Model confidence (mean pLDDT): 87 of 100. This is a predicted structure of a 357-nucleotide part of an RNA (large-subunit ribosomal RNA, domain IV) from a marine sediment metagenome. Rfam family: Bacterial large subunit ribosomal RNA.

Context: one part of a larger RNA
RNA sequence: CUCUGGUUAAGGAACUCGGCAAAAUAGCCCCGUAACUUCGGGAGAAGGGGUGCUCUAGAAGGUGAAGAUCCCGCGAUUGGAGCCUUUUGGAGCCACAGUAAAGUGGCCCGGGCGACUGUUUAGUAAAAACACAGCACUCUGCAAAGUCGUAAGACGACGUAUAGGGUGUGAUACCUGCCCGGUGCUGGAAGGUUAAGGGGAGAGGUCAGCUCCUUCGGGAGCAAAGCUUUGAACUGAAGCCCCAGUAAACGGCGGCCGUAACUAUAACGGUCCUAAGGUAGCGAAAUUCCUUGUGGGGUAAGUUCCCACGCGCACGAAUGGUAUAACGACUUGGGCGCUGUCUCAACCAGAGACUCG
Numbered sequence: 001c002u003c004u005g006g007u008u009a010a011g012g013a014a015c016u017c018g019g020c021a022a023a024a025u026a027g028c029c030c031c032g033u034a035a036c037u038u039c040g041g042g043a044g045a046a047g048g049g050g051u052g053c054u055c056u057a058g059a060a061g062g063u064g065a066a067g068a069u070c071c072c073g074c075g076a077u078u079g080g081a082g083c084c085u086u087u088u089g090g091a092g093c094c095a096c097a098g099u100a101a102a103g104u105g106g107c108c109c110g111g112g113c114g115a116c117u118g119u120u121u122a123g124u125a126a127a128a129a130c131a132c133a134g135c136a137c138u139c140u141g142c143a144a145a146g147u148c149g150u151a152a153g154a155c156g157a158c159g160u161a162u163a164g165g166g167u168g169u170g171a172u173a174c175c176u177g178c179c180c181g182g183u184g185c186u187g188g189a190a191g192g193u194u195a196a197g198g199g200g201a202g203a204g205g206u207c208a209g210c211u212c213c214u215u216c217g218g219g220a221g222c223a224a225a226g227c228u229u230u231g232a233a234c235u236g237a238a239g240c241c242c243c244a245g246u247a248a249a250c251g252g253c254g255g256c257c258g259u260a261a262c263u264a265u266a267a268c269g270g271u272c273c274u275a276a277g278g279u280a281g282c283g284a285a286a287u288u289c290c291u292u293g294u295g296g297g298g299u300a301a302g303u304u305c306c307c308a309c310g311c312g313c314a315c316g317a318a319u320g321g322u323a324u325a326a327c328g329a330c331u332u333g334g335g336c337g338c339u340g341u342c343u344c345a346a347c348c349a350g351a352g353a354c355u356c357g
Base pairs, nucleotide, nucleotide: 001352002351003350004349005348006347007346008345010343011342014341019338027051028050029049030048031047036041038171052093053092054091055090056089057088058087059086060085061084062083063082067078068077069076070075094098106336107335108334109333110332111331112330113328114327118130119129134169135168136167137166138165139164140163146155147154148153172323173322174321175320177253178252179251182250183249184246185245186244187243188242191241192240193239197235198234202230203229204228205227206226209222210221211220212219213218254272255271256270257269258268281315282312293309294308295307296306297305
C1' cells in the first nucleotide's frame, strides 16, 4: 500500500450523478395514530411508555391431599392444603446499559409510470417492458372456425355461440368526438375487362393425281382425300373496374387576410383547400426545439422538483384520454433521524503484498 472487520473529538450529507456504502431502527406488552379511500385499507402509520433480579400482598385458571358427613361401594357429598400456569399492585437491589448476547422494520411528505400478486433478456438490462382480470371488435351452427400433417389422422373437444379461435385495449371511475376520399374487410350485381376449356372461319406442311417443260435421268406449277402444324369470330367464372356499408378496421383530424372608442386581443367577417379539419380532457409533459419559457412555492442561494399559465417546434380520446385508494428491490424532488460519505484523517485486529528463508 490492498482487502476484510472495529472505534473515533467537533460538525452532521458540507461527499457524490445520486445518502452509493455505512450508521441508525428493530422483539414483546400498553397507550396512541392523519390526509386520503374502491370503506377492505392506509396502519407496525406517525409518536410515546414499559421490559432484569429479590422480597411482599393479592387475583384468575388447572389439579386436587389430609380431614369431615352419609355409608360399606376399591361409592357419594363436602373440604380446601400443596403444586403448576398466567397476571396485578407495593417495596427494594445492581449495572452506562435488563428484546443486556445472537437474530431482529429506519420513518415521513410531494410528483411520474404501471391498477394489483405475477413474468422476462440461463452468463451486462427485473423495468414504465410482458402478462393479467375487465372491455370491445371479428370469425365459427359442428364433419365448426382455426392449427399440424402429402395423406390417413389428430388437436380444437368427448366441448356446442354463457362455447371455441383471432385481434386490440388493459383493474376501477368519468368518458371515448369528427372523417369511409385512400388501403383493408363485408355486401351487391347492371355494365366494362378477363384464364383454361368449348368453338372452329381461315392459313401452312405432306401427297395420289393433273398441266407444262425435258438432255428422258428429271424439273416447275396446281392440288382432292387422309394425316399433321396452327388458328379468327363467338362462348366462358371468380377477381379487378364499378355501387354501397364499415374506424374499439389500417389510418387522418388545414391555410391566408381583415375587424371592437387607449393598447392588446378578436366573439365577428372574407377567401382558398379538404374525406373531415382535433371535440371533452390534459398540457414546457417519460412528449416543449427556442428554454434555465413566465409567475408562484420550496432553499441563504434551486438548469432538478411542485403548483399554475398556454404561444401544444411536434398531446389527445381502446395505436385509448383524464383521474385514481392500494401495491412497486421502478423513477424523481424534499424533510426528520442517523452516521468516517465528507471537512480530514487517525488508531486497532486479521489476511495479503514486501523482506529473509